[in-house]
Predicted 3D model of a 105-nucleotide RNA (SAM riboswitch aptamer (S box leader)) from Psychrobacillus faecigallinarum.
The organism belongs to Psychrobacillus, within Bacteria.
Its Rfam family is "SAM riboswitch aptamer (S box leader)". Gene Ontology term of the family: regulation of gene expression.
The coordinates come from a structure-prediction model, not an experiment, and the mean pLDDT is 84.
It was read from a public genome assembly, where an Rfam model found it.
RNA sequence: CUCUUAUUGAGAGAGGUGGAGGGAAGUGCCCUACGAAGCCCGGCAACCGUCACGAAAGUGAAAUGGUGCCAAGUCACGCAAAGCUAUAGCUUUGAGAAAUGAGAG
Numbered sequence: 001c002u003c004u005u006a007u008u009g010a011g012a013g014a015g016g017u018g019g020a021g022g023g024a025a026g027u028g029c030c031c032u033a034c035g036a037a038g039c040c041c042g043g044c045a046a047c048c049g050u051c052a053c054g055a056a057a058g059u060g061a062a063a064u065g066g067u068g069c070c071a072a073g074u075c076a077c078g079c080a081a082a083g084c085u086a087u088a089g090c091u092u093u094g095a096g097a098a099a100u101g102a103g104a105g
Stems, first nucleotide, its partner, number of pairs: 001105008013041001015040003021031003026077003042070003047066002050061004074097001079094006
């Protein structure tokens, strides 16, 4: 990097450092010197793993291991279908894209 698969409306700091950017991309809309990213500490969750029960499916527990995450629904939208409403929108479902885990190449 590609493929398969599961999940994505919950949760998480008035800390230290650092100094201007950040929210994937496009369009918006936001966050940010009342201090962005990054790093450290702290925290959340429980995918893998661990433990218990079970024939299995699965259920439960802890959080010492491997990841992940800690503004806004994956911040919203873009494409398709249906419905509502009447030119500008709204709702639902699906697709696509993205993120993360696990497995494979």